Bacterial RNase P class A from an Acidobacteriota bacterium, 413 nucleotides, folded computationally. The prediction has a mean pLDDT of 77. Rfam family: Bacterial RNase P class A. It is annotated as a ribozyme. NCBI's taxonomy places the organism under Bacteria, Pseudomonadati, Acidobacteriota. The gene name in the source record is rnpB.

[in-house]
């Protein structure tokens, strides 16, 4: 120096211009006085993931005597946290790598996982393989018996056998020695299994000892068992003002008089009384011509429509909203995760939803030329992605730089 692998970080960079959201401060219009709108300066303006919506919380509204069953989700020990399925430390497994043993193995060092129960039951184990769990023995090895054959060996039986070969992710504890006809916990010694007490340790779990040749393959991210957790929705949560028009509640001022026509009822009939529709004088309320008075008109006077009012609710507008488990920087306490202290800081809050175009230099990057080589020209070009009450996490995306720290290679001393 290279390559692997893990880990923190960083995520163009300065300057002009033209905008875009927001807020402050002047100034000018407006206004129903709350507040709109322009214009002209000044602050601020996306992320390491803002993503996916997977977890946990805060907040907010609706549920909610008690206890079971459903279901759902967690799961070695111990801490840290507001709180988690997330971190940290640590057991004990599985991978790698050094290092030692004759070998199983034992140690070291780094990495990884949802790591409770396969000894309550049930059910699966693909291909392959003789066989996937009540070992029906495929090749093979072995003595026995037969028949061949001088023989060495064949070949048929019925057998013994799980050491060996081959299948497979997994073969019925493993390695070594003895032992056998050949094996075989058949016996031993170490390894690991199971039982029992003892010690250490806060635990998980270790360590040794006694004492059994070993029973009980693997899958619970299959069903199931055990223990413990658990209301629901989700800021479009949810609270306030509240227009038009449409419904709902309640109220409110002004009328008498004359004629006229139709209908019914009595009555011979004249006419009497009802009752329905029209017009006319006054009058009274109101609009309008005009601010006011007078004129003039137009509507209305037995509750339909007007007008006041109350109440809901939509349109809309305002909280909610960003001063928070907050950022920085330093000490302190712990391995660590995180805790206290202390100082300083204020960092998007829009709402169909701003954060952006272009231009110059430059800095990584690439490709192309020139040169012996340092260099030098020229041309391209900056990943993934983008807030929408918030935070704390995991996941998954990422061009290209920087650092630390293992391991193995090469080189030089």
């Nucleotide at each position: 120096c290279a390559g692997c692998c893990g880990g923190a970080c960083c995520g163009g960079a300065c300057g002009g211009u033209c905008g875009c959201u927001u807020u402050c401060c002047g100034c000018g219009c407006u206004u129903u006085c709350g507040g709109g709108c322009g214009c002209g300066g000044g602050g601020a303006g996306a992320g390491g993931a803002a993503a996916g919506u997977c977890c946990g919380a805060a907040c907010u509204c609706c549920g909610c005597a008690g206890a079971g069953c459903a279901g759902u989700g967690u799961g070695c020990c111990g801490g840290a946290u507001a709180a988690c399925g997330u971190c940290c430390g640590g057991g004990g497994g599985g991978c790698c790598g050094g290092g030692u043993u004759c070998a199983a193995g034992c140690u070291c060092g780094g990495u990884u996982g949802a790591c409770g129960g396969a000894a309550a039951g049930u059910g699966c184990c693909a291909c392959a393989g003789a066989a996937a769990a009540c070992a029906u023995a495929c090749c093979g090895c072995c003595a026995c018996g037969g028949c061949g054959g001088c023989a060495a060996c064949g070949c048929c039986g019925g057998g013994g056998u799980a050491a060996g070969g081959g299948u497979g992710a997994a073969a019925a504890g493993g390695u070594g020695c003895g032992g056998u006809a050949a094996g075989a916990g058949c016996g031993c010694a170490c390894c690991g299994c199971c039982g029992c007490g003892g010690c250490a340790g806060u635990a998980a779990u270790g360590c040794a000892g006694c004492g059994g040749g070993c029973a009980g393959g693997g899958c619970a991210a299959a069903c199931c068992c055990c223990a413990c957790a658990c209301g629901g929705a989700g800021c479009a949560a949810g609270a306030c003002c509240a227009a038009a028009u449409a419904g709902g509640g309640a109220g409110g001022a002004a009328g008498u008089c004359c004629g006229c026509g139709g209908c019914c009822u009595g009555g011979a009939a004249a006419c009497a009384g009802g009752u329905c529709g029209g017009g006319g004088a006054c009058a009274c309320g109101u609009g309008c011509c005009u601010g006011c008075u007078c004129g003039g008109u137009g509507c209305g006077u037995c509750a339909a429509a007007c007008c006041u009012u109350c109440g809901g609710g939509u349109a809309g507008g305002u909280c909610g909203c960003u001063a928070g488990a907050g950022c920085c920087g330093c000490g302190c306490a712990g391995c660590a995760a995180u805790g206290c202290a202390c100082g300083g800081c204020c960092c998007a809050g829009a709402g169909g939803a701003a954060u952006g175009g272009c231009c110059g230099u430059c800095c990584a990057g690439c490709a192309g030329g020139a040169g012996c080589a340092a260099u030098c020209c020229c041309g391209c070009g900056g990943a993934c992605a983008g807030a929408a009450u918030u935070c704390g996490g995991c996941u998954u995306a990422c061009a290209g730089g920087u650092c630390c720290g293992g391991c193995u290679g090469c080189c030089a001393c």